[in-house]
RNA sequence: UCACGAUAAUGGCAAAACAGGCGAAAGCCUGCGACGCAAAGCUACAGGGGCUAAUCUAGAGCGAUCUAGAAUGCCAGCCAGCUGCCGAA
Numbered sequence: 001u002c003a004c005g006a007u008a009a010u011g012g013c014a015a016a017a018c019a020g021g022c023g024a025a026a027g028c029c030u031g032c033g034a035c036g037c038a039a040a041g042c043u044a045c046a047g048g049g050g051c052u053a054a055u056c057u058a059g060a061g062c063g064a065u066c067u068a069g070a071a072u073g074c075c076a077g078c079c080a081g082c083u084g085c086c087g088a089a
Stems, first nucleotide, its partner, number of pairs: 004087002012037002018031005035077001041082003047079002049075003055070006
């Protein structure tokens, strides 16, 4: 340096549930809480994948509305990319 990852050290993050808030939703923020995590650090138009459909388009309906498609909304705790602490085998 590259790989690897322990019942090691020093520190770190925080799933679900619950409470409050934002949002059409997905989801996000704060608190509480730990399921887990060696990158659970960062990156979401310009890698893949997934979620949602306010809005738009098309169709159906007398209409209320329904169906389908589409991010401009999201997910980094799905893969990926970038960066990084420690050092037993």
Predicted 3D model of an 89-nucleotide RNA (c-di-GMP-I riboswitch aptamer).
The prediction has a mean pLDDT of 88.
It was read from a public genome assembly, where an Rfam model found it.